[in-house]
This record gives sequence, C1' cells and structure tokens, in this order.
RNA sequence: ACGGCUGUGGUCCAGUGGUAAGACGCUGCCCUCCCAAGGCAGAAACCCGGGUUCGAAUCCCGGCAGCCGUA
Repeated sequence: ACGGCUGUGGUCCAGUGGUAAGACGCUGCCCUCCCAAGGCAGAAACCCGGGUUCGAAUCCCGGCAGCCGUA
C1' cells in the first nucleotide's frame, strides 16, 4: 500500500428492512437472624458521516478502530 473479516448496554453475544433478545454484572424490593443462593422488578447499547427506502443495527458509499493475510 492492497485485500478479507469484525465493530450492538459495564462484559460476552443474538438480531438478513418494521417492537433491539439473552447471559453475566449493576440497582431496588421480597426471602433470611445475617451473608450467599433463590424469586420479582428496573436502569443501561446499535463505531462515525452520507445515501437508498414510507421505514436502516440490517442494504449501498466514504471514513475510523481492531484482527488476519499478501507484498
């Protein structure tokens, strides 16, 4: 320099055009003599900028970052 893959709560991840799911963690409540475990509820996310579309995490273009490969 070029090519490929990846980018979603604090962490790990699902989601192939229409409501962003789950686990762990966090907060509150219940339970318990206390803690842990358990139960219930809640807060918290789509890397950035454009385009297409009635509608974009998703499709297209350009960036940025990480990983891999070629030279």
The RNA shown here (transfer RNA) has 71 nucleotides and comes from a Candidatus Woesearchaeota archaeon.
Its Rfam family is "tRNA". Rfam classes the family as a transfer RNA.
The prediction has a mean pLDDT of 84.
RNAcentral holds the sequence, with entries from ENA.
Taxonomically the source falls in Candidatus Woesearchaeota (Archaea, Nanobdellati).